[in-house]
RNA sequence: GCCCAUGUAGCUCAGUCGGUAGAGCACGUCCUUGGUAAGGACGAGGUCGGCGGUUCAAAUCCGCUCGUGGGCU
Repeated sequence: GCCCAUGUAGCUCAGUCGGUAGAGCACGUCCUUGGUAAGGACGAGGUCGGCGGUUCAAAUCCGCUCGUGGGCU
């Protein structure tokens, strides 16, 4: 230098054909217990790496760019 994959909640990851973003763990409150742990109910937590474009509408499509991992020379 070229090619491929990847970036979504504190962490690990889903999100199929573009249509109001989810799960598990962790966290908060409550229930349960004599008290813990386990279990249960509810809740908070996201400008989907950044910028721009297409579209009525973009995590999703397109361009540029940044980070990470891998391959080739």